């Protein structure tokens, strides 16, 4: 210098139209207690611009990460 990546607390989907899932957490059910199991809830698009009726998604810059290439 180039390339790839950045989404709840953690991990991981979503190739322009309501952002899902799992675990964790919280509440309840079940249980003699706890665990397992069941139901529900909270919680997220790195920052700033641009394009578009509409952007996690496309474009630009920046920031950060890479056991990537040179």
């Nucleotide at each position: 210098a180039g390339c790839u990546c950045a989404u709840g607390g953690u991990g991981u989907a979503u190739u322009g139209g309501u952002a899902g899932c799992a675990c964790u957490g919280c509440a309840g059910g079940u249980u003699g207690u706890g665990g397992c199991c069941c139901u529900g809830c909270c919680g997220g698009a790195g920052u700033g611009g641009g394009u578009u009726c509409a952007a996690a998604u496309c474009c630009c810059a920046c920031u950060g990460a890479g056991a990537c290439u040179g």
Annotation: A computed fold for a 70-nucleotide RNA from an Oscillospiraceae bacterium, annotated as transfer RNA. Its mean pLDDT, the model's own confidence on a scale to 100, is 81. Its Rfam family is "tRNA". Gene Ontology term of the family: triplet codon-amino acid adaptor activity. Rfam 15.1 lists 5,335,975 matches to the family in 14,413 species. The organism belongs to Oscillospiraceae, within Bacteria.